A computed fold for a 484-nucleotide part of an RNA from a Planctomycetota bacterium, annotated as small-subunit ribosomal RNA, 3' major domain. The organism belongs to Planctomycetota, within Bacteria. It matches the Rfam family "Bacterial small subunit ribosomal RNA".
[in-house]
Context: one part of a larger RNA
Order: sequence, then structure tokens, then C1' cells
RNA sequence: UGACGGGGGCUCACACAAGCGGUGGAGCAUGUGGUUUAAUUCGAAGCAACGCGAAGAACCUUACCUAGCCUUGACAUGCAGGGAUAACCCGGGUGAAAGCCUGGGGGAUUGCCUUCGGGUGUAACCUGCACAGGUGUUGCAUGGCUGUCGUCAGCUCGUGUCGUGAGAUGUCGGGUUAAGUCCCUUAACGAGCGAAACCCUUGCCACUAGUUGCCAGCGGGUCAUGCCGGGGACUCUAGUGGGACUGCCGUUGUCAAAACGGAGGAAGGUGGGGAUGACGUCAAGUCAUCAUGGCCCUUACGGCUGGGGCGACACACGUGCUACAAUGGUCGGGACAAAGGGCCGCGAAGCGGCAACGUGGAGCAAAACCCAGAAACCCGGCCCCAGUUCGGAUUGUCGGCUGCAACCCGCCGGCAUGAAGUCGGAAUCGCUAGUAAUCGCGGAUCAGCCAUGCCGCGGUGAAUAUGUUCCUGAGCCUUGUACA
Repeated sequence: UGACGGGGGCUCACACAAGCGGUGGAGCAUGUGGUUUAAUUCGAAGCAACGCGAAGAACCUUACCUAGCCUUGACAUGCAGGGAUAACCCGGGUGAAAGCCUGGGGGAUUGCCUUCGGGUGUAACCUGCACAGGUGUUGCAUGGCUGUCGUCAGCUCGUGUCGUGAGAUGUCGGGUUAAGUCCCUUAACGAGCGAAACCCUUGCCACUAGUUGCCAGCGGGUCAUGCCGGGGACUCUAGUGGGACUGCCGUUGUCAAAACGGAGGAAGGUGGGGAUGACGUCAAGUCAUCAUGGCCCUUACGGCUGGGGCGACACACGUGCUACAAUGGUCGGGACAAAGGGCCGCGAAGCGGCAACGUGGAGCAAAACCCAGAAACCCGGCCCCAGUUCGGAUUGUCGGCUGCAACCCGCCGGCAUGAAGUCGGAAUCGCUAGUAAUCGCGGAUCAGCCAUGCCGCGGUGAAUAUGUUCCUGAGCCUUGUACA
């Protein structure tokens, strides 16, 4: 100087408390351990691994296993020799394919020299060489990127001063703040990286603009609809501005910073949300995104293909979904979003089918058309507390769709079947407001999809906390130390 303490003081955080909903019990989905296996490819490992890399494992992917094949190689560059037959197209044999063997037809292209015979050179091909190739190893050799403490308020520097020195001071103290935020004091005076602000979004208003959006007034028209003329008022769209600064008033406060209350205001003291992550810590993670040093393989640790595996199953754990019902289930009718996506695409109406879906093809590169019915909600009927009209696992069967192909191993529909489950031990998680809870909708990936995942969007919409003793983590000051 740090680190640590079942030392002290001050302070903070869904840390506890207060409250709401869960997990832990059930079934299933998914990841992991373990076991099994020819292989069940590899990585991730307390918080910070475990719906993680996977934003798409039937083949491919694919890195694993097995079998059959290739050896200048699937891919790059160069050299030497051969050489006008080659590109491209169509076959045959063998074979599971890859590969191996082999045939036919047509036949594109090029520089220079030329005695027009040809010579020489080049891409391609063949042979050989140099090399390619490796998701082989080392994340404890590395770059880059990332997680975490933590959006915590810290981390430092210059000069000066103090100390023999390590170092200290500044950065301490009194207030204050979300904040090393600001004020005052002060051997310190200043400054930098962080905090804040600048950026995006949302909440109010104005201006500009008026189609594909909108429709108040006027006119026309319809069974009806901004449907038409028209209009820019309104909604909206999207561009530019305004607006909030403790600015104003009162009280408190050191004539301070600031705190509390109030006015006005769409919004008030950082208005809500996001992006943004200091010096560093964990030899944290990644050599399997990529890059890269060393080491290793070279008819194989490289390459191609068929099939299998990554999907196994006595078990164990994590994360989820669906439930156990009446604030519910089911049937009929009625209403209201936002944000997105669409040309190898989205696909309307109509028609067929109980349905999945098929047919059909209007319109739309989309404020225009389509995906697209939002659901919870409201109205009405039934169910009457039961393992049930709860719950839907499992299984049988018949169908649909994608795709070369759904046996291993896809999704969806119909009928039948109807399991466990009556609110969950010890323990444990999330959340402070448009939040939790609950309801549906969209997107990426993607032929299809094992999505209940992830990332977004809106609808309905709470309870509780004015406390800091305790648990956990953190900041500042101080104290002890046989630790560094």
C1' cells in the first nucleotide's frame, strides 16, 4: 500500500422485511450429468455451465461410428514434360452411392512468326514436382471478441508539498447527491478516464407536407362501405422546431450546495425506456466463427459416398410448457390492437372436404393487396363440485402437407383411447407501475419442423414497501493482523 475480520461508523441495492405470482410434487418439452453404445462428435462447469454456442441435427448440416472408395487431392499458386484429343452434351458396364472401367455424337476458343506445310506459346487436360488439406493439440504461447464484479462510483495524472524510502497529500473533513454530483473548508492547485450531458425512442404543442392515410362541413351515389366530386379542419404519417431549467413562490439550510411543500404545466426535480460499461479482477470463456506462434498427421489425423449416430434410458439435476378447475370448462353470437413479414414470395373471393388441406387464381415489390380470425373481454345457453363436460399424457386407426426420401427420426387434422395430477417436504426464484400477473399477435432461422425456446409487439391490469435489527452483495472512512 492492499487483502481479510463471526471489528466499528456512515450509506446503497427486490439484499431483507411488506406484498403478488411461481419453482421444488404430476405429465410432457428442452438442456445437462450419469449410464449405455460401433458412435451416442465437440465445447460451456458456483454466482457468471445446464431452452448455453444451436436464430431450425430425417439426407445435407456433421465435426462422430461403420462400410465402400480417392491420393497433387473438394480448393490455391508456381515449375517441368506431354499435347490439339480437350469446354459442353448424350450414353454403356459394375456399384447402395461415391468411385472404377469404357463408348458415341456434335463441336465453341487464342497471341506471335509464317515459305500457308507448319513452328512457337497459352488456358484446360494428363504425368511428375513444389505444395494443398486437418473442426488434430496447446485459450496456461496469442490477436480479436465476450462474460463478470457493475451503470457499482470509482481509477489515475502533472506540478507543488511531506516522508531516508515504499509512499502520502490531492481523493481527507462538514453538508449534499443517483453519482469523486455539487457546495464549504483545506498544502494543495489543476487536469484526464469514468458519472452527467450530447444520441435513439416514448409522453404535450406548433409549423411544413397531404398519398396509398384521414372525412368535419358542401355536393353526388349505394342495400351498404371515403364509394365518387372535393377538402387539409381532425386522426395519422414523418420531417423541422418549441417545451423542463429547481426557472418561479414559500419554508429549512452556513448569505452555499441542496432538501421539503406549492403554483403553473402534457410532463417536475435524472419525466419513462434504450444505446453507452472507467483503471482493473477472475492465467474467467472461446485455437470449433475468424485470425495466428509452436507441436503433430501426410495413400491419412486429408478427401468423397451409402447407411447409422448426435433423438439411446434403471436413474439424477437445471430451465420451461400444460394442468390439477366454477374468477372455470364448453357451445352460439358480438367488440377493440400494436409491431412486423411478403416475388423461388404473401396469396383474397369463390368452390370441394367434419377438418388438416385441396382447388382457384384476383390483388400486391405493398400507409394501397395479402399473411390476418387478435385473444383475454362482453351477451346468452349448458355443465353443478365429480378424477368430472376438469386435465390432457399415452396408445390404436384413418387422413393431410413439406421433401429425392418421414422406419430409426417431421409437423398437422379426424375418430377412438383417455394416464398422472385435487395446489406440491426441506428448500428456493422473479417482480416496486403500465411493473407483477394474465391474454393473444408478429419476426429471425427455415423445404418442412420436434418453438412450450429466443427476440419483439400491443390488450387487460394489481398488491405492498415512508423500515434497515437480521441474510446476501457493494461503496466510503476508521481499527486489528503472525497474510501478500